[in-house]
Formats: sequence, structure tokens, C1' cells
RNA sequence: CUCGAAAAAGGCAAACCGCCGGGAACGGCGGGACGCAAAGUUACCGGCCCGAAAGCGAUCCUCGCUGGGCAGCGGGACUACCGAGU
Repeated sequence: CUCGAAAAAGGCAAACCGCCGGGAACGGCGGGACGCAAAGUUACCGGCCCGAAAGCGAUCCUCGCUGGGCAGCGGGACUACCGAGU
């Protein structure tokens, strides 16, 4: 530097359940494992979800944007364990 077939040290933890936070999407902690070789970090690009309050625009009561969330949707950026090859 490239790769993840096998092995090993190990790691993370979907759905669901309980408690807590939030208007919601969803998040935190505990239980629990569907899966994951970056399921580690990051909303920069695309995408998806929410939409209470406030602001702007349109409209005529809803829509768009600002805003919030998802990193376990894809890409990018940064960092890293074990092993294999060079």
C1' cells in the first nucleotide's frame, strides 16, 4: 500500500421490551441479537423522515425554505483492531 478467504484477540448491536428526554422524527441508559470488517467519528454532497414554536416566501390553511433527525440509505472526509498478500 492492497485485500477480508480462513484463524484468533476481541468489538458493535436491528426488531422488540422497560425507564428517561423530545411536539415529532428520534435520542440516552438497561435487557435483547437481526445483522455488521469500520455498524468508529463527521450532516460536506445526494437521499429519506419529522414538522411544535418562531422567521421568510407562496398560497389560502396547506406547501416550500430556514430548522430538527437518520452515519445500520449511498458517496466523500478523518481515525483505528486483528489477519493475509506485496
Predicted 3D model of an 86-nucleotide RNA (c-di-GMP-I-GGC riboswitch aptamer) from Pacificispira spongiicola.
The organism belongs to Pacificispira, within Bacteria.
The coordinates come from a structure-prediction model, not an experiment, and the mean pLDDT is 81.
It was read from a public genome assembly, where an Rfam model found it.
It matches the Rfam family "c-di-GMP-I-GGC riboswitch aptamer". Its Rfam clan is "c-di-GMP_I riboswitch clan".